[in-house]
RNA sequence: UCAUAAACGUAUAGCAACGCUCGUAUAAUAGUGGGAAUUGGCCCACGAGUCUCUACCGGAUCGCCGUAACGAUCCGACUACGGGUGGUGAGUUACUGAUC
Numbered sequence: 001u002c003a004u005a006a007a008c009g010u011a012u013a014g015c016a017a018c019g020c021u022c023g024u025a026u027a028a029u030a031g032u033g034g035g036a037a038u039u040g041g042c043c044c045a046c047g048a049g050u051c052u053c054u055a056c057c058g059g060a061u062c063g064c065c066g067u068a069a070c071g072a073u074c075c076g077a078c079u080a081c082g083g084g085u086g087g088u089g090a091g092u093u094a095c096u097g098a099u100c
Stems, first nucleotide, its partner, number of pairs: 001098003007092002015089001018086008026055001029048001031046005040065002049056001057076007
C1' cells in the first nucleotide's frame, strides 16, 4: 500500500447521472400527393394513429410484377411515461494475508 470490507457507520437516502429489466403507448402501422428504380421494388412531402414527445425504419425468407404497382411472414429499435433492480455516498476500522 492492497485485500479482508457488499464491514461498521453516516445520510435530505422516499436519492443524481447511468446500466439492466418489466409494463403502458403503437400495430416500428395504415392513408394521400409528387417523383425514382426495373441488375429493381425506393425517395420526398402531408396529414392519421398514442390520455404521448419522438419515431414510423432495417434485414432475411417466400411470393408477385414487368416499366408500374407491390404483397406476406419472421427477426431486430428508438422515444414518452411508470414500476422493479443495480448504481452513487461523511467518517472509521481489528484480526489475518499479500506486496514494497